[in-house]
Formats: sequence, C1' cells, structure tokens
RNA sequence: UGCGAGUGGCAGGGGCGCCCGAACGGGCUGAGAUGCACCCUUGGAACCUGAACCGGAUCGUACCGGCGUAGGAAGUCACGGUCAGCGAAUG
Repeated sequence: UGCGAGUGGCAGGGGCGCCCGAACGGGCUGAGAUGCACCCUUGGAACCUGAACCGGAUCGUACCGGCGUAGGAAGUCACGGUCAGCGAAUG
C1' cells in the first nucleotide's frame, strides 16, 4: 500500500403456518408463527417462484428430505484480523 474474514452505524429486504378449544387461550416445529422482536442484504437457501410438486413422518402442517451447481431476490459508510506486495533499517 492492497484485498477484506469479521464487527458496528444508518438504510433496505423478508416470513408469520398447522392442530385443539365456544372463547381470550393452549399445543407442534423453528432464529422468528405479527413482535420490547427475529432473520437476511450480492462471498446473497433470509425469502419468493416452481408448488394445490415428489418421497417420508405426523393429530396436523411450508415437520424432514428432494427439488437446488434451477430461476429470482434487498447496500452503503466506518473500523478492520489473517494474508499479499513494495520500501527502509539491522544481522
């Protein structure tokens, strides 16, 4: 000097289902099921399309997996580990 893992500020993107109950409520999975929130932001599986999809479970479900090296999808600033290059000094 360069790259930028990561962190933070501001800004932006996103989902909110299934079951029981007359009902506020309770249960399941999950980071989060409409919240003091949670997750994700191009190195992008946050999330959407495919999809009223396919296979397997379940009381049931976007529960698990496939699909998926598929097609889309929202950024800037500051600090900046490691690493790399150059120069100087010393031996």